This is a predicted structure of a 472-nucleotide part of an RNA (small-subunit ribosomal RNA, 3' major domain) from a metagenome.
[in-house]
Context: one part of a larger RNA
RNA sequence: UGACGGGGGCCCGCACAAGCGGUGGAGCAUGUGGUUUAAUUCGACACGCGCAGAACCUUACCUGGGUUUGAACUGCAGUGGACAGCCUCAGAGACGAGGUCUCCCUUCGGGGCUGCUGUAGAGGUGCUGCAUGGCUGUCGUCAGCUCGUGUCGUGAGAUGUUGGGUUAAGUCCCGCAACGAGCGCAACCCUUGCCUUUAGUUGCCAGCGGUUCGGCCGGGCACUCUAGAGGGACUGCCGGUGUUAAGCCGGAGGAAGGUGGGGACGACGUCAAGUCCUCAUGGCCUUUAUGCCCAGGGCUACACACGUGCUACAAUGGCCGGUACAAAGGGCUGCGAACCCGCGAGGGGAAGCCAAUCCCAAAAAACCGGUCUCAGUUCGGAUUGCAGUCUGCAACUCGACUGCAUGAAGUCGGAAUCGCUAGUAAUCGCGGAUCAGCAGGCCGCGGUGAAUACGUUCCCGGGCCUUGUACA
Numbered sequence: 001u002g003a004c005g006g007g008g009g010c011c012c013g014c015a016c017a018a019g020c021g022g023u024g025g026a027g028c029a030u031g032u033g034g035u036u037u038a039a040u041u042c043g044a045c046a047c048g049c050g051c052a053g054a055a056c057c058u059u060a061c062c063u064g065g066g067u068u069u070g071a072a073c074u075g076c077a078g079u080g081g082a083c084a085g086c087c088u089c090a091g092a093g094a095c096g097a098g099g100u101c102u103c104c105c106u107u108c109g110g111g112g113c114u115g116c117u118g119u120a121g122a123g124g125u126g127c128u129g130c131a132u133g134g135c136u137g138u139c140g141u142c143a144g145c146u147c148g149u150g151u152c153g154u155g156a157g158a159u160g161u162u163g164g165g166u167u168a169a170g171u172c173c174c175g176c177a178a179c180g181a182g183c184g185c186a187a188c189c190c191u192u193g194c195c196u197u198u199a200g201u202u203g204c205c206a207g208c209g210g211u212u213c214g215g216c217c218g219g220g221c222a223c224u225c226u227a228g229a230g231g232g233a234c235u236g237c238c239g240g241u242g243u244u245a246a247g248c249c250g251g252a253g254g255a256a257g258g259u260g261g262g263g264a265c266g267a268c269g270u271c272a273a274g275u276c277c278u279c280a281u282g283g284c285c286u287u288u289a290u291g292c293c294c295a296g297g298g299c300u301a302c303a304c305a306c307g308u309g310c311u312a313c314a315a316u317g318g319c320c321g322g323u324a325c326a327a328a329g330g331g332c333u334g335c336g337a338a339c340c341c342g343c344g345a346g347g348g349g350a351a352g353c354c355a356a357u358c359c360c361a362a363a364a365a366a367c368c369g370g371u372c373u374c375a376g377u378u379c380g381g382a383u384u385g386c387a388g389u390c391u392g393c394a395a396c397u398c399g400a401c402u403g404c405a406u407g408a409a410g411u412c413g414g415a416a417u418c419g420c421u422a423g424u425a426a427u428c429g430c431g432g433a434u435c436a437g438c439a440g441g442c443c444g445c446g447g448u449g450a451a452u453a454c455g456u457u458c459c460c461g462g463g464c465c466u467u468g469u470a471c472a
Base pairs, nucleotide, nucleotide: 001472002471003469004468005467007466008465009464010463011462012461013460015456016455019420020419021418022417023416026311027310028309029308030307031306032305033304034302035301042050043049061297062296063295064294065293066292067291073121074120075119076118077117078116079115080114081113085100086099087098088097089096103112104111105110123286124285126284127283128282132280133279134275135274136273137271139269144183145182146181147180148179149178150159151158152157163174164173165172189263190262191261192260194231195230196229197228198227199226200225203221208218209217210216234257237251238250239249240248241247313413317372318371319370320369321368322367323366329360330359331358334353335352339348340347341346379410384405385404386403387402388401389400390399426448427447428446429445430444431443432442
């Protein structure tokens, strides 16, 4: 100087407390451990993570078949010629055999393209993240981490950065042997909330006319909206308080207050943290194989254990009928309306739309009416049988969905444990990426919409000062 303390003081954080809803019990989904396996590819301390989508492909694993200048790429030497495509045969295919077809430019020296042979390189998701770059996680959006000069100290170092207040903040004020400065904080950026303006193939009987009643037509940009520009909030104003300061409390005005809400943004560093399976790269290893091609299998196994979720156990509910109200997105080898067929998944059909214009599209919870009456039930839907639909070369291993039948566990969950402070939790549906197909996951969107916070003694994590130490 740090680190540590079941030392002290001060202060924060859904840290506790106060509340609401869960997990832990059930069934299923998914990841992991373990076990199994020819293989159940690999990584992660993590565990709905890499995987924003394993039937083949992916694929890195296994079995078997094949191949050796190689699937892709560059150079040199020699040699031949278009290569490709199409057809037939054998084969699981890769591949092999046969047939057919078959170049361009030229200064005639050759060149381009390409096959084969030889050769130097190739190739490797092989090892080392304890050789690395880059990127990322974490402490932590925590308020800290340092420097120059000066001063003090033999020195390590201290001071500044401590102290009194204050703040979300090393934020600001005051004081002070310190005076300044840098990286952080804040602000500048995006979004949301109010207004103005510009613009009107969305919107509007707002005011008029027509109307087959639909902004449908004429007509009009006032409103809604869209998307560009600007304004607006700064403790600016008033009162109180404070040290006349920084600030704090209350109030006015205002759409909005005291960082308005949300996001992006992550200091010096820590963990030899993670990644050589994105990529790049040193070294090592391999080179008729640890490379490459192919078929099939595996990554989907299952006595078990754990994490994360979904659906429930019902009446604030289930079922049936009717009637409303979103936002944000996506759409051309795409989204696909009306209409017809089918109980349905879906099929036929093709209008419209490169989309504020058309489509996906129905929002659901909600509301109205009816029914069920506390029951393992009209709760719950696992499991299984049969029959189908769609995608795709192909759904056996191993897809999603539909119909009929079947109806399991489950009656609110031990010890323990998680999230959340407001348009939040809870609850309800909708969209998107990936994607041929496949979403209970992820990323977004809106609808309905709470309870509670006395307080900081205690648990956890952190900041500042101080104290002890046989630790560094």